A computed fold for a 72-nucleotide RNA from a Candidatus Woesearchaeota archaeon, annotated as transfer RNA. The organism belongs to Candidatus Woesearchaeota, within Archaea. The RNAcentral record of the sequence draws on ENA. Its mean pLDDT, the model's own confidence on a scale to 100, is 83. It matches the Rfam family "tRNA". Rfam classes the family as a transfer RNA.

RNA sequence: CCGCUCAUAGCUCAACGGCAGAGCGCUUGGCUGUAGCCCGAGAGGUUCCCGGUUCAAAUCCGGGUGAGCGGA
Numbered sequence: 001c002c003g004c005u006c007a008u009a010g011c012u013c014a015a016c017g018g019c020a021g022a023g024c025g026c027u028u029g030g031c032u033g034u035a036g037c038c039c040g041a042g043a044g045g046u047u048c049c050c051g052g053u054u055c056a057a058a059u060c061c062g063g064g065u066g067a068g069c070g071g072a
Stems, first nucleotide, its partner, number of pairs: 001071007010024004018055001026042005048064005
């Protein structure tokens, strides 16, 4: 320098162009002498950044940034 993959909740990861979700963690209610386990509920997101396409973008397109892999 060229190519490919990835970037979404605190963590690990889902999500045909049409409401952004799960597990764990956190808070809270039940249970318990207390805690844990277990059961229920809840909070938590500028979907890495800047543009573009579209009625509508996490998703498609272009350019960046960061991480990983391959090639020269």